Predicted 3D model of a 331-nucleotide RNA (Bacterial RNase P class A) from Acetofilamentum sp.
The coordinates come from a structure-prediction model, not an experiment, and the mean pLDDT is 75.
It was read from a public genome assembly, where an Rfam model found it.

RNA sequence: GUGGGUAGAUGAUGGCUACAAGUACUUACUUGAGGAAAGUCCGAACUCCACAGGGCUGGAUGCUGGGUAACACCCAGAGAGUGAAAACUCAUGGAAAGUGCAACAGAAAAUCUACCGCCUGAGAAAUCAGGUAAGGGUGAAAAGGUGAGGUAAAAGCUCACCAUCGGUUCAGGUGACUGGGCCGAUUGGCAAACCCCAUCCGGAGCAAGAUCGAACAGAGGUAGGCUUGCCCGGCCAUAAAACCUCGGGUAGAUCGCUGGAAAUGGUUGGUAACAACCAUUCAAGAUAGAUUGCCAUCAAACAGAAUUCGGCUUACCGUCUACCCACAUAU
Numbered sequence: 001g002u003g004g005g006u007a008g009a010u011g012a013u014g015g016c017u018a019c020a021a022g023u024a025c026u027u028a029c030u031u032g033a034g035g036a037a038a039g040u041c042c043g044a045a046c047u048c049c050a051c052a053g054g055g056c057u058g059g060a061u062g063c064u065g066g067g068u069a070a071c072a073c074c075c076a077g078a079g080a081g082u083g084a085a086a087a088c089u090c091a092u093g094g095a096a097a098g099u100g101c102a103a104c105a106g107a108a109a110a111u112c113u114a115c116c117g118c119c120u121g122a123g124a125a126a127u128c129a130g131g132u133a134a135g136g137g138u139g140a141a142a143a144g145g146u147g148a149g150g151u152a153a154a155a156g157c158u159c160a161c162c163a164u165c166g167g168u169u170c171a172g173g174u175g176a177c178u179g180g181g182c183c184g185a186u187u188g189g190c191a192a193a194c195c196c197c198a199u200c201c202g203g204a205g206c207a208a209g210a211u212c213g214a215a216c217a218g219a220g221g222u223a224g225g226c227u228u229g230c231c232c233g234g235c236c237a238u239a240a241a242a243c244c245u246c247g248g249g250u251a252g253a254u255c256g257c258u259g260g261a262a263a264u265g266g267u268u269g270g271u272a273a274c275a276a277c278c279a280u281u282c283a284a285g286a287u288a289g290a291u292u293g294c295c296a297u298c299a300a301a302c303a304g305a306a307u308u309c310g311g312c313u314u315a316c317c318g319u320c321u322a323c324c325c326a327c328a329u330a331u
Stems, first nucleotide, its partner, number of pairs: 001327010011298006019032005034302001038313002041311005046205004053232004058201005063077005078092001079090004093196002098194002100190002115136002117132006144162006163186010209255004218246005224236004262281008
């Protein structure tokens, strides 16, 4: 210098004008949309219901250890895969519990079997009978691999070296697992198929809910109503509550509403995620919904809060910063 990888920042500076909230009190000061605010996917905080319990059903997760309020998230590691490397990815428990699936092609898709071929016998020949699965073909995949012996031709038929699976034992590691020895076998794939195993799961959601105020007109039905779907149990109720149907009236204000599992910096511990301690700060709270427009220099895209927070996923891409890998050149 070029290419690749990982992490981060994101409009900056100056001025004028306009809007909302707060403070102050007489017009001044402070603050004011994101890294994803998007998706509404996961987990919670908070609120209400349920005497908050048991069983079935249903759902979620799925290697090991750690982190966290918790998680399907994050960190570290093991295994597998991609890459020359830095790095990146993961539906990663069980196929000897059972059931099931693999179109077409192919003889045959998991006990079976033989299209071409090879060998033996009979035959003038066509062909017939028997043996075979080493060679060829089909296919994503054809029932371990290489070599030698053996055979009529062949085959783990035998042997040697490997591979895979199972059992056992030793060493290392918290563990997933790794390495070695011995014995046995040759017993494909798919569980993002049903299923089995282990662990976990109450429901609804800020339009939750609470307080104040205003207005009115009730009528009928059920034998029960509530407790996620069902059952048991429990609670409420005895013609009322509750639930359902029809009909009438009101619909305004305040709270929830932003002080947080908060942010920034430092020290200590830890490989890290993170934790503890100290210091500093208070950073939108709208409700037909506020943050706009203009000027100057450059530099864009995706795009606007509505209870809050921790994540994940998706969209986009101009510039800048740091570290790592590879190549080339120079010193």
Its Rfam family is "Bacterial RNase P class A". Its family is annotated with ribonuclease P activity, tRNA processing and dimeric ribonuclease P complex in the Gene Ontology. By type it is a ribozyme.
The source organism's lineage runs through Bacteria, Pseudomonadati, Bacteroidia, Bacteroidaceae and Acetofilamentum.
The model forms 98% of the base pairs in the Rfam consensus.